c-di-GMP-I riboswitch aptamer from a Chloroflexota bacterium, 88 nucleotides, folded computationally. Its mean pLDDT, the model's own confidence on a scale to 100, is 88. Rfam family: c-di-GMP-I riboswitch aptamer. Rfam links the family to the GO term cyclic-di-GMP binding. The organism belongs to Chloroflexota, within Bacteria. It was read from a public genome assembly, where an Rfam model found it.
[in-house]
RNA sequence: GCACAGAAAAGGUAUACCUGUCGAAAGGCAGGGACACAAAGCUACGGUCUAACCGGCCACUUGGCCGCAUGACGGACGGGCUGCCUAG
Numbered sequence: 001g002c003a004c005a006g007a008a009a010a011g012g013u014a015u016a017c018c019u020g021u022c023g024a025a026a027g028g029c030a031g032g033g034a035c036a037c038a039a040a041g042c043u044a045c046g047g048u049c050u051a052a053c054c055g056g057c058c059a060c061u062u063g064g065c066c067g068c069a070u071g072a073c074g075g076a077c078g079g080g081c082u083g084c085c086u087a088g
Stems, first nucleotide, its partner, number of pairs: 004088001005086002012037002017032006035075001041081003045078002047073003054067005
């Protein structure tokens, strides 16, 4: 130095839930809060969620159903990229 691995130390992230706020929703952000995490860092390629707009059908009370991502999710899972520490 590299690989495996995860003892120690330092530092990091923050589940459920609650409050506020943005959004049609999925979900995001902020505060509180810690279930956990050695990639719980990054990335929408696979995958997953939602369906406003639009299109189609039905109804004609302005509604219902179906399709659609241009909307989301990296803490469901897989792939890709990068990275802190060092007892063994």